[in-house]
RNA sequence: GACAAGAGCAAACCCAUCGUGAGGUGGGGACGCAAAGCCAAGGGUCAGGUGGCACGCCUGAUAGCCUGGUUGCCGAA
Repeated sequence: GACAAGAGCAAACCCAUCGUGAGGUGGGGACGCAAAGCCAAGGGUCAGGUGGCACGCCUGAUAGCCUGGUUGCCGAA
């Protein structure tokens, strides 16, 4: 970051399955993505628990919410 090239990934939804749950995994399926590769470090959001209530605290999820770290394809401007 190109009305390039060769590739890649896979939203919603459906089926199966795991989980208290958010959500994850496999198959189907494509909304989209220049990192929609990987990382839970910071923030946000979500779930579970706790506390008489509130302020909070603990645990987990989300990388396709953002910031950040790190690795990678091509080579026009």